A computed fold for a 100-nucleotide RNA from Pseudorhodoferax sp. Leaf274, annotated as Glycine riboswitch aptamer. The RNAcentral record of the sequence draws on Rfam and Ribocentre. Lineage of the source: Bacteria > Pseudomonadati > Pseudomonadota > Comamonadaceae > Pseudorhodoferax.
This record gives sequence, C1' cells and structure tokens, in this order.
RNA sequence: ACCUUCCUCACUGGAGAGAGGCCCGCCCCGAGCGGGUCCACCGAAGGGGCAACCCGCGCAAGCGGCGAAUCUCUCAGGUAAAGCGGACAGCGAGGCAGCC
Repeated sequence: ACCUUCCUCACUGGAGAGAGGCCCGCCCCGAGCGGGUCCACCGAAGGGGCAACCCGCGCAAGCGGCGAAUCUCUCAGGUAAAGCGGACAGCGAGGCAGCC
C1' cells in the first nucleotide's frame, strides 16, 4: 500500500399510522398556524425489555449477573400532500486502532 472494526462528514435511496372530536390563542380569516385535552393508531430518532454464549451461587431443579436486533414495549416521538425528521443501506473523503 491493500484489507477490517469503530467514529465524523458529504451525496443517493429510505417505511408505517385520524386533513379525528372538543376547547383556547394568533392571523393574511383559510382545507391557515400554534397550544391544551380526549379517544384511535404507527414503529425506523432517542429510551426501556430479553435469547444464546460467558460468569457467580447451588447436589440438582434452578436463581442472579452480563447480554443483540428492523424482535418487543410505546415513556418520548409521529399519524393528508409537501417540508422536516428518519433506523438502515449504498458510495466517497477524513480520523483512531488492528492487520501487514
């Protein structure tokens, strides 16, 4: 040099679910914007939960710890289009480390 994990940045792709009811404020008076509340719903920011392995205890059954996801929960977030956000994937650049 090449290659690999991780991190940062740029670009590309990127789903789901009520334009719900009531109330309040603002306003250009509109299928407008924002907020509160009630019910229904979604799962892909973030957050919570756990299987194997491993560790500890126990004769054992088992218990405890550790512990991943696009699984699961729905606290947060979200639910016309557009926009924003967006896990994840691709590609490029840079950096730490490893390999050599």